The part of an RNA shown here (small-subunit ribosomal RNA, 3' major domain) has 476 nucleotides and comes from Rhizobium sullae. Rfam family: Bacterial small subunit ribosomal RNA. Gene Ontology terms of the family: structural constituent of ribosome and ribosome. Lineage of the source: Bacteria > Pseudomonadati > Pseudomonadota > Hyphomicrobiales > Rhizobium. The RNAcentral record of the full RNA draws on ENA and SILVA.
Context: one part of a larger RNA
RNA sequence: UGACGGGGGCCCGCACAAGCGGUGGAGCAUGUGGUUUAAUUCGAAGCAACGCGCAGAACCUUACCAGCCCUUGACAUGCCCGGCUACUUGCAGAGAUGCAAGGUUCCCUUCGGGGACCGGGGACACAGGUGCUGCAUGGCUGUCGUCAGCUCGUGUCGUGAGAUGUUGGGUUAAGUCCCGCAACGAGCGCAACCCUCGCCCUUAGUUGCCAGCAUUCAGUUGGGCACUCUAAGGGGACUGCCGGUGAUAAGCCGAGAGGAAGGUGGGGAUGACGUCAAGUCCUCAUGGCCCUUACGGGCUGGGCUACACACGUGCUACAAUGGUGGUGACAGUGGGCAGCGAGCACGCGAGUGUGAGCUAAUCUCCAAAAGCCAUCUCAGUUCGGAUUGCACUCUGCAACUCGAGUGCAUGAAGUUGGAAUCGCUAGUAAUCGCGGAUCAGCAUGCCGCGGUGAAUACGUUCCCGGGCCUUGUUCU
Numbered sequence: 001u002g003a004c005g006g007g008g009g010c011c012c013g014c015a016c017a018a019g020c021g022g023u024g025g026a027g028c029a030u031g032u033g034g035u036u037u038a039a040u041u042c043g044a045a046g047c048a049a050c051g052c053g054c055a056g057a058a059c060c061u062u063a064c065c066a067g068c069c070c071u072u073g074a075c076a077u078g079c080c081c082g083g084c085u086a087c088u089u090g091c092a093g094a095g096a097u098g099c100a101a102g103g104u105u106c107c108c109u110u111c112g113g114g115g116a117c118c119g120g121g122g123a124c125a126c127a128g129g130u131g132c133u134g135c136a137u138g139g140c141u142g143u144c145g146u147c148a149g150c151u152c153g154u155g156u157c158g159u160g161a162g163a164u165g166u167u168g169g170g171u172u173a174a175g176u177c178c179c180g181c182a183a184c185g186a187g188c189g190c191a192a193c194c195c196u197c198g199c200c201c202u203u204a205g206u207u208g209c210c211a212g213c214a215u216u217c218a219g220u221u222g223g224g225c226a227c228u229c230u231a232a233g234g235g236g237a238c239u240g241c242c243g244g245u246g247a248u249a250a251g252c253c254g255a256g257a258g259g260a261a262g263g264u265g266g267g268g269a270u271g272a273c274g275u276c277a278a279g280u281c282c283u284c285a286u287g288g289c290c291c292u293u294a295c296g297g298g299c300u301g302g303g304c305u306a307c308a309c310a311c312g313u314g315c316u317a318c319a320a321u322g323g324u325g326g327u328g329a330c331a332g333u334g335g336g337c338a339g340c341g342a343g344c345a346c347g348c349g350a351g352u353g354u355g356a357g358c359u360a361a362u363c364u365c366c367a368a369a370a371g372c373c374a375u376c377u378c379a380g381u382u383c384g385g386a387u388u389g390c391a392c393u394c395u396g397c398a399a400c401u402c403g404a405g406u407g408c409a410u411g412a413a414g415u416u417g418g419a420a421u422c423g424c425u426a427g428u429a430a431u432c433g434c435g436g437a438u439c440a441g442c443a444u445g446c447c448g449c450g451g452u453g454a455a456u457a458c459g460u461u462c463c464c465g466g467g468c469c470u471u472g473u474u475c476u
C1' cells in the first nucleotide's frame, strides 16, 4: 500500500421487512448426475454448470458404436499421360460401390499446338483430423456491476516503499455538484449526445381514414385529406417560475402554478482500470505435440430417446373467483411464392378436394381470457388428465427402435405440498391468448407482442451483496 475482522461510523440495492404469486409434495416435459450399454459423442460444474452450446438427434445432422469399403484421398495447388466427357439405361449389392451397354463438348489456331472443362490413370510434394493442450494464444463471452469507481502530469511532503490530489463539511442515482483545503489541472468511467414510447405542429394522402354531400349488403363507389393512422422534419422539461429551507452555495421540500409529461418522465442501447490461469482449440483463427492403408474419407444399421434412483428448470392440476354446453365481442408484434391460403363442398375430427386474392397499410395467417344465458352442488366428482387399447390424419425415400395430431374407449397420482427456497415496486406481479426464428415434420423451451390488471413498502435492528472513511494485524 492492499487484503481480512463473528471492529466502528455513514450510505445503497426486491438485501431484509410489508405484500402478491410460486418452487420443494403429484403426473408429465426437458437438462444434469449416477447406473447401464457395442455406443449411450463431446463440452458446461457454487453464485456466474444443469429448457446451457442445441434458433428444433427418425435418415441427414453426428462428432459415438458395429459391420462393409477407399488410400494423393470427399476438398486445394502444382507435374506427367489421356480427350474416351457430362448424361441415360440395365445387372449385382444394405448401400457406398463395382461391371456392362448407349451416348457424345467449347474457344483460339501459324493446323505444330495452346486454353477452358472433365472424369480416368501415375508418382510425389501434400491434403485431411469435432485428435491433445483454453495452464502456450487471438477473437468472442460470463461475472463482480451500470457498482462509482480507476488513474495520470506538474508541484509539495517523506531517506524510502509511498502520500497528497481522490481526504474534510454539505449534497446527489453518481469522484453529481457546491464550499473549504499544498495542491493545480487532466484522462478513462457518471451524465448528456443515440433509439423508442407519451403531447403538439408542419409536410405528404395510397393500399390508410370518413366529418359534411350523394351512393352501397359493405368506405362499396363518387368525392374529400378535416379526423385516425402512417413516416420524415421540427417544437416541448430547464428546478425555468412561486413559496419555504439551507451557509448568501450546491441542493432539498410543496395534495404549489402552468403543463400531455416534473425533478434522470418510462424503456432500451451503452459495461471504466481490473478480478476469477473463469468459459470456449467442438463457431472461427492459431503455436506446439500427435495420427497418416488411419485418430483421415464413404456407406448401411444402431446410438445420442437406455432406467432401481437423485437434483435443477418448467408445463398441467388438485377445482365453484371453477368445469361443461350455448351465445358472443374487442388487439398488437410479426410472417407469407417450392409460400400464406379466403370462400365453397366432404368428413364427428385431425384433415381432404377445389381454389379467389396476394411478391402484401390492398390478399391472407387471425385471438383467448372477459361479458350474457343455462347446468353441475363439494364428490376423487360433469375436478384432474397420466397410462393403455382400437381406428385414423399429416409430413417425409422411410415414423419399429424414435415424430406430431385426431376420434372412440380407458380414467392413474393428485384434496394446496416438511425442512427449506425463488421472483416481483406499476401498466409491474398475476392471468389470457397471439406471432416469429430454427424447421419437410416436431415447442410445456427461447425471443417478441398485445388483452385484463392488483396488493404492499412502517422502516434499516437483523440476513446477503456492494461503496466511502476509520481502526486492529497471525497475511502481502
Stems, first nucleotide, its partner, number of pairs: 002475001003473003007470007015460002019424005026316008034307002042053002064302007073126001077125002079122003083117001087102006105116004128291002131289003137285002139280003142276001144274001149188006155164003168179003194268004199235007208225003213222002238262001241256001242254004318417001322376006334365003339358002343354004383414001388409007430452007